[in-house]
RNA sequence: AGCCCUGUAGCCCAAUUGGCAGAGGCACACGACUCAAACUCGUGCAAGUGUCGGUUCGAAUCCGACCAGGGUUA
Repeated sequence: AGCCCUGUAGCCCAAUUGGCAGAGGCACACGACUCAAACUCGUGCAAGUGUCGGUUCGAAUCCGACCAGGGUUA
């Protein structure tokens, strides 16, 4: 320097291929249980999707540039 993959909540990860962004899990807060805790159960919690533009009635999804991480070729 070229090519490929990834980037969504505090963390891990879905989103059915353009049409309601949390389906889940962990964590956290409160409550129940307990002498007290742990376990378990109930309730709550939070995003505008790496950044900036473009296309579109409508973009996490399509297009362009860039940023970060990983892989690969020379």
Overview
A computed fold for a 74-nucleotide RNA from a Chloroflexota bacterium, annotated as transfer RNA. The sequence is in RNAcentral, with records from ENA. The coordinates come from a structure-prediction model, not an experiment, and the mean pLDDT is 80.